[in-house]
RNA sequence: GACGAACGCUGGCGGCGGGCCUAACACAUGCAAGUCGAACGCACUCGACCUUCGGGUCACAUGAGUGAGUGGCGAACGGGUGAGUAACACGUGAGAAACCUGCCCCGAAGACCGGGAUAACCCGAGGAAACUCGGGCUAAUACCGGAUCCCCCCACCAGGUCGCAUGGCCAGGUGAGGAAAUGCUCCGGCGCUCUGGGAGGGUCUCGCGACCUAUCAGCUAGUUGGUGGGGUAACGGCCUACCAAGGCAUCGACGGGUAGCUGGUCUGAGAGGACGAUCAGCCACACUGGGACUGAGACACGGCCCAGACUCCUACGGGAGGCAGCAGUGGGGAAUAUUGCGCAAUGGGCGAAAGCCUGACGCAGCAACGCCGCGUGAGGGAUGACGGCUUUCGGGUUGUAAACCUCUUUCAGCAGGGACGAAAAUGACGGUACCUGCAGAAGAAGCCCCGGCCAACUACGUGCCAGCAGCCGCGGUAACACGUAGGGGGCAAGCGUUGUCCGGAUUUAUUGGGCGUAAAGAGCUCGUAGGCGGUUCGGUAAGUCGGGUGUGAAAAUCCAGGGCUCAACCCUGGGACGCCACCCGAUACUGCUGUGACUAGAGUCCGGUAGAGGAGCAUGGAAUUCCUGGUGUAGCGGUGAAAUGCGCAGAUAUCAGGAGGAACACCAGUGGCGAAGGCGGUGCUCUGGGCCGGAACUGACGCUGAGGAGCGAAAGCAUGGGUAGCAAACAGGAUUAGAUACCCUGGUAGUCCAUGCCGUAAACGUUGGGCACUAGGUGUGGGACCUACUUAACGGGUUCCGUGCCGUAGCUAACGCAUUAAGUGCCCCGCCUGGGGAGUACGGCCGCAAGGCUAAAACUCAAAGGAAUUGACGGGGGCCCGCACAAGCGGCGGAGCAUGUUGCUUAAUUCGAGGCAACGCGAAGAACCUUACCUGGGUUUGACAUGUAGGGAAAAGCCAUAGAGAUAUGGUGUCCUUCGGGGCCCUACACAGGUGGUGCAUGGCUGUCGUCAGCUCGUGUCGUGAGAUGUUGGGUUAAGUCCCGCAACGAGCGCAACCCUCAUCUUCAGUUGCCAUCAGGUAAUGCUGGGCACUCUGGAGAAACUGCCGGUGACAAGCCGGAGGAAGGUGGGGAUGACGUCAAGUCCUCAUGGCUCUUACGAGCUGGGCUACACACGUGCUACAAUGGCAGUGACAGAGGGCCGCAAACCCGCGAGGGUGAGCUAAUCUCUAAAAGCUGUCUCAGUUCGGAUCGCAGUCUGCAACUCGACUGCGUGAAGUUGGAAUCGCUAGUAAUCGCGGAUCAGCAUGCCGCGGUGAAUACGUUCCCGGGCCUUGUACACACCGCCCGUCACACCAUGGGAGUUGGUUUUACCUGAAGACGGCGUGCUAACCGCAAGGAGGCAGCCGGCCACGGUAAGGUCAGCGACUGGGGUGAAGUCGUAAGCAAGGUAACC
Repeated sequence: GACGAACGCUGGCGGCGGGCCUAACACAUGCAAGUCGAACGCACUCGACCUUCGGGUCACAUGAGUGAGUGGCGAACGGGUGAGUAACACGUGAGAAACCUGCCCCGAAGACCGGGAUAACCCGAGGAAACUCGGGCUAAUACCGGAUCCCCCCACCAGGUCGCAUGGCCAGGUGAGGAAAUGCUCCGGCGCUCUGGGAGGGUCUCGCGACCUAUCAGCUAGUUGGUGGGGUAACGGCCUACCAAGGCAUCGACGGGUAGCUGGUCUGAGAGGACGAUCAGCCACACUGGGACUGAGACACGGCCCAGACUCCUACGGGAGGCAGCAGUGGGGAAUAUUGCGCAAUGGGCGAAAGCCUGACGCAGCAACGCCGCGUGAGGGAUGACGGCUUUCGGGUUGUAAACCUCUUUCAGCAGGGACGAAAAUGACGGUACCUGCAGAAGAAGCCCCGGCCAACUACGUGCCAGCAGCCGCGGUAACACGUAGGGGGCAAGCGUUGUCCGGAUUUAUUGGGCGUAAAGAGCUCGUAGGCGGUUCGGUAAGUCGGGUGUGAAAAUCCAGGGCUCAACCCUGGGACGCCACCCGAUACUGCUGUGACUAGAGUCCGGUAGAGGAGCAUGGAAUUCCUGGUGUAGCGGUGAAAUGCGCAGAUAUCAGGAGGAACACCAGUGGCGAAGGCGGUGCUCUGGGCCGGAACUGACGCUGAGGAGCGAAAGCAUGGGUAGCAAACAGGAUUAGAUACCCUGGUAGUCCAUGCCGUAAACGUUGGGCACUAGGUGUGGGACCUACUUAACGGGUUCCGUGCCGUAGCUAACGCAUUAAGUGCCCCGCCUGGGGAGUACGGCCGCAAGGCUAAAACUCAAAGGAAUUGACGGGGGCCCGCACAAGCGGCGGAGCAUGUUGCUUAAUUCGAGGCAACGCGAAGAACCUUACCUGGGUUUGACAUGUAGGGAAAAGCCAUAGAGAUAUGGUGUCCUUCGGGGCCCUACACAGGUGGUGCAUGGCUGUCGUCAGCUCGUGUCGUGAGAUGUUGGGUUAAGUCCCGCAACGAGCGCAACCCUCAUCUUCAGUUGCCAUCAGGUAAUGCUGGGCACUCUGGAGAAACUGCCGGUGACAAGCCGGAGGAAGGUGGGGAUGACGUCAAGUCCUCAUGGCUCUUACGAGCUGGGCUACACACGUGCUACAAUGGCAGUGACAGAGGGCCGCAAACCCGCGAGGGUGAGCUAAUCUCUAAAAGCUGUCUCAGUUCGGAUCGCAGUCUGCAACUCGACUGCGUGAAGUUGGAAUCGCUAGUAAUCGCGGAUCAGCAUGCCGCGGUGAAUACGUUCCCGGGCCUUGUACACACCGCCCGUCACACCAUGGGAGUUGGUUUUACCUGAAGACGGCGUGCUAACCGCAAGGAGGCAGCCGGCCACGGUAAGGUCAGCGACUGGGGUGAAGUCGUAAGCAAGGUAACC
């Protein structure tokens, strides 16, 4: 896009069309084929006349009609259906010299003489009926005999002419045979017979065309042909007898399945593909099967006979029927209409005609089934109304839409008129079309969709539910995808869905595809049919090309014009209809042809030549093993390490000798040979092929190759040998969770030989064969030739053949291929068409078997796959770095305690953090508070903010009482003001409030990889693209740091530097700092004057840059060493954290969406809890002691803090501390004592170590130290003697060790953040562990190895194979039976026409017989399908089991066949 459609929702009108696709299922009822009296007889009715009303007559007009019958024509048309049919059934074109033809037309001739019946009717009989029988009468255009023959047919004779053959045509002679209705008439004619022709119709034959299947490969006995005969309208095995043995088939016979064929219809750019409703042509069929009769025509839809099934009637004896005609009914089905009107028109039958008949046809009815047309109103109308939806609350949108105003009346409705179709009459449609008038916007809009494809978006509800879905896919609390609503988009009396066909699909490829790796080259060769084929000449004209003729039905399509108001529809004309047939011509190419020619293809010959080419026979040495003997002694062997095994009965080792089998080191080479498989010691014999050179011979002899044949690794099979080594199976030992494996010790088939099978491999170059053409370079194997002074060698060059590498054009999806093509062409063969199922099942063929070859379907999935890219990963590789390892030092893990966490407990033990990167973390400090948790008693506009309305007096504070307190009650108390009020309280309403949930809705902040050196961009270039390049490479660096190179050139974020601090110096400034010099003073002290030199303080500067030298490196960057320098190669430290990763952490800092609570999940209070305690873990402190404890002594810091503060000095206390209080808002005063150090003592012990725990007594802070603070004194004196597996930190002023300060803080520090003192050891080095960077490699991973993924088993479902069998369809063969019927035969029955004087005969009828034959039956098969206990595998399923036994990385034993 289309439809004979159906279904869902909806539905105003008209025109034109179409309407059982299924059950060729069964049918009630009515109708669908009759007509003619001008062929004929009879009966009856009407009419006319007479009448005694009972009836009679019909001459005169021989009046009109009805019924059955005889006869004629029609009934073979028209109408229906598509079952069968794969066929001369259909289409197309030829042929019939092998034929027929009623009615119709034209021509010629004729119609003479006779005859006997019969239906109707009457009488009788049988039967329920249908119907039948007997007797009698009668007519014809019914029937019969004879005559005649223009003519026709047949036989014979002889002539002309034509044809592709048989043969045809024309004319002549002789002989034989063959007609008729002088009927009807309205007098015009209509009929009859023979014959020639025509038209139209039919029959037969042939070429070509048009379905699937080879898992159908052979079929055929009337089969193929001939002769004789029969039969037919006619040819013919059409039939029959005999003879012969043919005929068809891979160009698909035979069989199976499906199917009416065509014009055409739909689609498509076309070529094609699919279909074959309506209309038209042909065929076939008429309940199923068979058969003939009549006839011009039938083997006959509304005829006959028989058989069968079914239905109906019946008196049970017997009969009747055939809607696939029009309506209609039942049934089937998703589904398809009225038991209508009319012969008015068109057409048909009959008739002379009038006319009759006509479910053909013309019309109407039903249903949106389709196509086409029309309408459901038009113009104006903004406060952009109400309402709806939404909202960021401003608005937006529905929306000029509505209301409202003005106007119109198509269609429908009502009324009036009223056709064409009709030629003289006649109109079913139909009071229809059409015209006119009337009323009123009046009666007339839905359906689907809105995630992408694909045009159209929001809200709410729902919460992997309900659901959607054509594909991808939506839905797990913010769904543009579900449902609803609003809005929007599309189409519109329809809109969607389903089904089917074509298209898109170059996705079966003729136009117009492919086969190295995606599916696809047969394992290889030979060769049959077939296809294709070199140069040249002649002929021919089949293909081919040109012209002409015929045909190509109409309708349809296309174009033009015309008719219905338009259109659909219809009409007229034109064009077209690729084809086919015939005639004439052309001859380039192809074909055919010529005992034509040629030599460039191919082959033969001659001369050389290389070779693991093949087969057989013979033979050689090395090695392994075994046997014998010698020497010799305790092990050998084997592995990651072992063990099994062998060995004191003498192994291994070693020497000598022997046996036997198998394989042939070195040479050896991307070297050689072969068609492939494959071939390797040496010699001999036989033998195939190649290459080179020559150019003697043949003269296209060629290429490919469906079927076919041969060869064909390894394994395997059969028979017989052989067996040294190796080695499936098997055994043992190990390994392991297991180990039916990998490893080890053994070991049988087998491996070897002969003969025969098998016929497959990742049989691979994953690349069929042949020929030709298309740049080169460089190796190598085999030949020939040229080249130096001759020869030879070597070298160089040319050329032919083979075998490799690199590479241009070109090709390719890319990778890659590239004269050995995967390039450009030609020829031939094979093969492919999504993955799985499956190279499986069934069938067939082959095989001893194993199995091989051929080769599906159901079902299932939305992919499977190739190449390349970027990552990530690897029990891949290379380079490099890091306290990563190593080398060291000190810890942790053991003890006690502190602290955090898990767990458990609890009314509560609030919450968060969870490998590194949670756990002395949030918390820089939980007794109350904090506090979020629990208990209890209270509260509700609220503890806190803003606003509105109303009211009120006072409020806050203080005092008292009750209470655990919150709070309540009472008293006291009287703020500010610009006088408006504000502040305050109460009530009510908006609202407040939430440390409630979601860190997986978020912002912000943070951790981590990682201070690792990376991460990107612009332009350009390369690539179809993803992407690449740059950023890789060579060096170098701490560094993507720098240099060099380079299709890149630049740039950004990172690195570095700029910033702070420490280290040196200069300068400036000297108070609170300092004191060298000067002066004064003290017991002493920068104490004072003074000074600013020094230290120091804090401003400004300088200094370091590989700058200099040497070496090295590439004349580079840099590196190494040195000088100088306070400092040297980033001088030390800090701040600084790229793109990103982890849905990392945080909703309990804060902010915030949506959700949720609202007399509570808010807020206030008391007490408790966060401090619990069998355990477990992390982080620390203190120790275990002599590098120490204790006692004494006494020198030197830095950095900080201090007014709700630090506090000197003095006094008291053993002490914590208390009293008092100078000074200090700080370089001034103070905290402040630094500690390690040094000296003495202790002497290795659970101690003079260690200090937990507990008791008593105190101090301080605070409203308050019970739960639950810190400290002091006295007493007590636990564990612990250096810590298992494991594990952490640190590379220099570092570790270790020692003390000091600060934040938080009323108080509380072993934690945290800082400060200085003393002050080491070690680093060979990068193999290994961990982490990281770069390059490269493999990948089946991309949620990225914590990845992917395989199979058994268990469960559920689905389809399918086998299966004892069983049921049915179809078909074949053999036999039995044998209705009707035609044919043949017979002549015992009957018999009008003719013959005959008669008897009788001819002929006919009935009957009988024969063969043929439908249905039916029996038996045996073939084939297809259904069911089938059980069984086999397959597919699909959610989180099942076992392994990781198979795989992807070297997948941890490389993988695969």